[in-house]
Molecule: RNase P RNA; transfer RNA
Organism: Pseudomonadota bacterium
């Protein structure tokens, strides 16, 4: 100097014309009159997002006519801590990849990681392989018996070849993965059989940590993978969702059928309490599609400053906040400017995820040049 | 707005608790048959299993996040 990733700041400004929603406030008008109701008109004031999105986790909040326990379901699982709660987040621990430095061992940094248990049991390990979880052996090696060839004049011996039994598990190949690895000894050949060093599992002790784990010595041992298969261990869980839900108001003012061994938190079961026909549930048939509230000035709310803290985040202090619609407002044109993408609130927060634009900033890669 | 479901050849669908090279049917294509066509017989070609990461030796299948299409729902009585 270019170009990727990834995070974090912003998410276009200014001016003028025309128009939208909601509130305030003033005028008309609506009524016999008024007015806080409707209409309409002037005037002020406000008016989408970082993701309003998916709806993927966690909560307020509302409702259903309860409580306790038991099994079943589902979720979720390294430690500490924030936090209202979390599968979120911040610091670690372990692992696993990569770069860099060093002779290795190893160390430093960066990235990801649903990361309890596989020594409680089931169950899987295709293909290939001799064998894939039961422990055994294809080709070898290695002794034994027996037949047989060759050498030789004949026999012993000895080579070799074939069966048969027997001992190996060194060596070969297969695979994702093959019963620790190197050296020595040891053997008929061979093996952790023995030794001496390292690797890995378990167990005790002890040292540091709050913990996850680590590090040290001592004994015992030496094949695994998968639990985002079934399980086990802990720990959590009633559902249903603003079209919850309350209340005004207009209509239609019906039929049929189930239920006492009923029904109450929506999987079963047990005990207890309620409630039970003017009642509960289903099916048809019919109306309604309109007002108020929930609804946004209220809050786990922003924003500085200070103190604790590694951090996340807490805590005081001070200043601040102003869409709230219901087929559903926030917009269109002109000019100036520099490039402007994804993309439009519906009950309301707290995450994650995806979508996406210019410029600045912070870190890491990589490619080129110079020193 | 709130809930739920599914995705496999051009089209409708199988693929049981993960294993060599995912299958039918209809449809396309070619021969044969026929004077020429339908029907008939044969033979064949079509798939990144929506999609991107994960768990494993190994994914269509398990798990997660996306997409893309579809269903249901209000009051009264």
């Nucleotide at each position: 100097a270019g170009g990727g990733u990834a995070g974090g700041u912003c998410g276009g400004g200014c001016g003028g014309u025309c128009g939208c929603g909601a509130c305030u406030a003033u005028c008309g008008g609506u009524u016999c009159a008024a007015u806080u109701g409707c209409c309409g008109a002037u005037a002020g004031u406000u008016g989408a997002g970082g993701a309003a999105a998916g709806u993927c986790c966690g909560a307020a909040c509302u409702c259903a006519u309860c409580c306790a326990g038991a099994c079943a379901a589902a979720g979720c699982g390294c430690u500490u801590g924030c936090u209202a709660a979390c599968a979120g987040c911040a610091a670690g621990a372990c692992a696993u990849g990569g770069u860099u430095u060093u002779a290795u061992u190893a160390a430093a940094c960066c990235a990801u990681g649903a990361u309890g248990g596989a020594a409680a049991g089931u169950g899987u390990c295709a293909c290939a392989g001799a064998a894939a979880c039961g422990a055994u052996a294809c080709c070898g090696c290695u002794g034994a018996a027996a037949a047989g060839u060759u050498u030789a004049a004949c026999g012993a011996u000895a080579a070799c070849u074939u069966u048969u039994c027997a001992g190996u598990a060194a060596g070969g190949g297969u695979g994702a993965a093959a019963u620790a690895g190197u050296g020595c000894g040891g053997u008929a050949a061979g093996a952790g059989c023995g030794c001496a060093c390292u690797g890995c599992c378990g167990g005790a002790a002890u040292u540091g940590g709050u913990g996850a784990c680590a590090g040290u010595u001592c004994c015992g041992g030496c094949g695994g993978a998968c639990a985002a298969a079934c399980c086990c261990c802990g720990c959590u869980u009633u559902g249903a969702g603003c079209a919850a839900g309350a209340c005004c108001a207009a209509g239609c003012c019906g039929g049929a059928g189930u239920u006492a061994u009923g029904a109450g938190a929506u999987g079963u079961c047990u005990g207890g309490c309620u409630c039970g026909a003017u009642g509960a549930c289903u099916c048809c048939a019919g109306g309604u599609a309109g007002g108020u509230c929930g609804c946004u000035a209220a809050g786990a709310g922003u924003c500085u400053u200070u103190u604790a803290g590694c951090a996340a985040u807490a805590a005081a202090a001070g200043a601040c906040c102003g869409a709230g619609a219901c087929a559903a407002a926030u917009g269109a044109c002109c000019g100036c400017u520099u490039a402007a993408a994804c993309a439009g609130a519906a009950u309301u927060c707290g995450g994650c995820u995806u979508a996406c634009g210019a410029a600045c900033c912070u870190a890491c890669c990589c490619u080129u040049a110079a020193c | 707005g709130g809930g739920c479901c599914a995705c496999u050849a051009g089209c409708u669908c199988a693929g049981g608790c993960g294993g060599u090279u995912a299958g039918a049917g209809c449809g396309c294509g070619g021969u044969c048959c026929u004077g020429a066509u339908a029907a008939g017989a044969c033979c064949g070609a079509g798939g990144u299993c929506u999609g991107u990461g994960g768990u494993u030796c190994g994914a269509g299948u398990c798990c997660a996040c996306a997409g893309u299409g579809g269903c249901c729902c209000a009051c009264c009585a």